[in-house]
RNA sequence: GCCUGUAGACGGGUGGCCGCUCGGUGGCGGAUUUUGGUUCGCCGGCCGGGAGGAAAGUCCGGUCUCCAUAGGGCAGCAUGCCGGCUAACGGCCGGGGGGAUUCGCUCAAAGCGAGUUUUACGGAAAGUGCCACAGAAAAUAUACCGCCCGUGGCGCGGGCUUUAGGAGCCCGUGUCGGGGGUAAGGGUGAAAAGGUGCGGUAAGAGCGCACCGCGGACGGAGUAAUCCGCGCCGGCAGGGUAAACCCCAUGCGGAGCAAGACCAAAUAGGAGGGGAGGAGCUGCCCGCUCCGUUCGACUCUCGGGUAGGUCGCUAGAGCCAGGCAGAAAUGCUUGGCCCAGAUGAAUGGCCAUCGCCCUUUAUCGGGUACAGAAACCGGCUUACAAUCUACAGGCUCCA
RNA sequence: GCGCCCGUAGCUCAGCUGGAUAGAGCGAUUGGCUUCGAACCAAUAGGCCGGGGGUUCGAGUCCCUCCGGGCGCG
Numbered sequence: 001g002c003c004u005g006u007a008g009a010c011g012g013g014u015g016g017c018c019g020c021u022c023g024g025u026g027g028c029g030g031a032u033u034u035u036g037g038u039u040c041g042c043c044g045g046c047c048g049g050g051a052g053g054a055a056a057g058u059c060c061g062g063u064c065u066c067c068a069u070a071g072g073g074c075a076g077c078a079u080g081c082c083g084g085c086u087a088a089c090g091g092c093c094g095g096g097g098g099g100a101u102u103c104g105c106u107c108a109a110a111g112c113g114a115g116u117u118u119u120a121c122g123g124a125a126a127g128u129g130c131c132a133c134a135g136a137a138a139a140u141a142u143a144c145c146g147c148c149c150g151u152g153g154c155g156c157g158g159g160c161u162u163u164a165g166g167a168g169c170c171c172g173u174g175u176c177g178g179g180g181g182u183a184a185g186g187g188u189g190a191a192a193a194g195g196u197g198c199g200g201u202a203a204g205a206g207c208g209c210a211c212c213g214c215g216g217a218c219g220g221a222g223u224a225a226u227c228c229g230c231g232c233c234g235g236c237a238g239g240g241u242a243a244a245c246c247c248c249a250u251g252c253g254g255a256g257c258a259a260g261a262c263c264a265a266a267u268a269g270g271a272g273g274g275g276a277g278g279a280g281c282u283g284c285c286c287g288c289u290c291c292g293u294u295c296g297a298c299u300c301u302c303g304g305g306u307a308g309g310u311c312g313c314u315a316g317a318g319c320c321a322g323g324c325a326g327a328a329a330u331g332c333u334u335g336g337c338c339c340a341g342a343u344g345a346a347u348g349g350c351c352a353u354c355g356c357c358c359u360u361u362a363u364c365g366g367g368u369a370c371a372g373a374a375a376c377c378g379g380c381u382u383a384c385a386a387u388c389u390a391c392a393g394g395c396u397c398c399a
Numbered sequence: 400g401c402g403c404c405c406g407u408a409g410c411u412c413a414g415c416u417g418g419a420u421a422g423a424g425c426g427a428u429u430g431g432c433u434u435c436g437a438a439c440c441a442a443u444a445g446g447c448c449g450g451g452g453g454u455u456c457g458a459g460u461c462c463c464u465c466c467g468g469g470c471g472c473g
Stems, first nucleotide, its partner, number of pairs: 001395009012354007020050006026043007052370001056381002059379005064256004076252005081095005096121001097119009122247002127245002129241003144186002146182004151177012194212006213236001214234003218229004260311004270302005277291005318337008355368004400472007409425004418456001427443005449465005
């Protein structure tokens, strides 16, 4: 210097033309009116606002709304070292323990110290289950080979008794069988019942002892997790798995803005009142037809509720700058600001130019990511071009 | 907005409470049978179980996260 990875920051600028949406305001016109106003329409009116760090996934937590709810329990789900932050959280900050890696001390290992990074990290001594293959044994320990002590049969050798053959007894040894002791050695496995050494023993063994490790007690430090010390005690019991069931502690009522509230057509149905007539054929009379006079035609009033509309709806755990407290997360405070609110659903399109990247000697040319609100907020996770910062790794060049 | 299910060979599916070589049918290839083809018989190939990470001695299976597909309710 280049490349790659991880983490963090940032997430193009200016101008013109044509549009879209929301709000405010002005003018004109209409309707209504208590003359204040309300509402509707128009102007190619004017002014102002108009996507994000993730708006995404919907994985957690909350605000809000409705329903349910005396209190408690069971079931279910979630979380799980300690302390703090927060409205809350499975989030964040700090600390502790563990793991990985690098460097230093060291001949090396072990150990110690430092840096970076990571961690779903309660309980395996409540109980149940599982641990393939291999292996003797996978959890009440056991005993395959081996080692050791007795013992029975057979064989060999030696000794003693017997005159001898033979027989008997004793000792040693080999082999076969059976009994007992042992857990040092062998090997298996992901994992083997504390490790090393000395003593001890028939052989062995925490059987005893020293050191290391472990558990407990005590003392000290710390809010705590935890750490340190100790000839104080215990020979040592208890493998792993709870992202197996489970146990313990803590938390959780349910549904979700299509929550929910309000206004409210047409038709049908409901309740109450009036009611002997009502409707059509022709404007009137007569006439005719239909419906009706107990099951009530017709008419008036009321209530529920649908379509539709309005609210909820964006001033908020809000943004920016500063100060203070704190190690940090965060909290307090001062000043300033208002910054989308749609509903077949706006936030766009085109052109020019600048910036950045790639290519090229240069011009030309190409590219400029991931992605788009829908009640709102705090997190997490995931996606992301180019540029910048930090760290790590690799390659190359120079000295 | 809320909830549920699925992803395993070219296709359709098994794989139960983790256990070692992941199976079945159809399809494919090769050989046999046949004059030839189909059917039939025999054999073979084909999978990193949707991607990544973790727990565990061991993951298709358990946990987390992402991707793709489907369904239901209001």
Predicted 3D model of RNase P RNA and transfer RNA as a complex of 473 nucleotides. It holds a member of the Rfam family "Bacterial RNase P class A". Rfam links the family to the GO terms ribonuclease P activity, dimeric ribonuclease P complex and tRNA processing. It is annotated as a ribozyme. The coordinates come from a structure-prediction model, not an experiment, and the mean pLDDT is 77.